[in-house]
Notes
Predicted 3D model of a 74-nucleotide RNA (transfer RNA) from Oscillospiraceae bacterium UBA3851. The sequence was found in a public genome assembly. The coordinates come from a structure-prediction model, not an experiment, and the mean pLDDT is 81. Rfam family: tRNA. Rfam classes the family as a transfer RNA. The organism belongs to Oscillospiraceae, within Bacteria.
C1' cells in the first nucleotide's frame, strides 16, 4: 500500500431483511428488606448509535469519504 471485520450508556454487548418513544447485563444513585453488611426486591438517571456527506417519506441499519482498533497479505 491492498483486503476483511469492528466502532451503540462508565464497562461488556444485542439490535443491522430500513419503520413506531434505541435495549439488556454489570456498574452508579435512591428506596425496601436486615441489628449492620452482603445477597435479594423495586425504582431512577445515563447514549440523538466514532465523525461528515448522500439515498429515502423514513437511516444505528443502505452507499461514499474520513478517523480509530484488530486481523490478513506483498
Nucleotide at each position: 500500500g491492498c483486503c476483511c471485520a469492528c466502532g451503540u450508556a462508565g464497562c461488556u454487548c444485542a439490535g443491522c431483511u430500513g419503520g413506531a418513544u434505541a435495549g439488556a447485563g454489570c456498574g452508579g444513585c435512591c428506596g425496601c428488606c436486615u441489628c449492620c453488611u452482603a445477597a435479594g426486591c423495586g425504582g431512577c438517571a445515563g447514549g440523538c448509535c466514532a465523525g461528515a456527506g448522500g439515498u429515502u417519506c423514513g437511516a444505528a441499519u443502505c452507499c461514499u469519504c474520513c478517523c480509530g482498533u484488530g486481523g490478513g497479505u506483498g